Overview
Predicted 3D model of a 101-nucleotide RNA (SAM riboswitch aptamer (S box leader)) from uncultured Sporosarcina sp. The source organism's lineage runs through Bacteria, Bacillati, Caryophanales, Caryophanaceae and Sporosarcina.

[in-house]
RNA sequence: CUUAUCAAGAGAGACCGAGGGAUUGGCCCGAUGACGUCUCAGCAACCAGCCUAUUUCGGCACGGUGCUAAUUCCAAUGGGGUGCUUUCCCUUGAAGAUAAG
Numbered sequence: 001c002u003u004a005u006c007a008a009g010a011g012a013g014a015c016c017g018a019g020g021g022a023u024u025g026g027c028c029c030g031a032u033g034a035c036g037u038c039u040c041a042g043c044a045a046c047c048a049g050c051c052u053a054u055u056u057c058g059g060c061a062c063g064g065u066g067c068u069a070a071u072u073c074c075a076a077u078g079g080g081g082u083g084c085u086u087u088c089c090c091u092u093g094a095a096g097a098u099a100a101g
Stems, first nucleotide, its partner, number of pairs: 001101006011040005019029003023076004041068003046064002049060003072095001078091004
C1' cells in the first nucleotide's frame, strides 16, 4: 500500500505501583491495585493443517497470529429523518485495530 472483518464470544493467579481506555472532546476504569509483564486457562476461526464435499459450502482445533471492561466505549466528515430550554435515530466516510498478501 491492497483486500477482508470490527453489535457476537472468552479471566484467574503472581509481580509491579500510577496512571489507563490510539488522537481530540465526552464518558468511563483505577491504591478494594487499573495499565503493563509472566504463568495457566479460555474465546474465535484470518492463515496453515486435517475431515467431508468437489471446486463454493460445512466441520475439527494439536500449529502461526490475534483477542478475553464498556459496539472500535461514544462522537469526529458528508447526507437523510426527527426535535427546537436539553435531542435522538439511520446511513456514509475518515482514523484506528486485527488478519492475509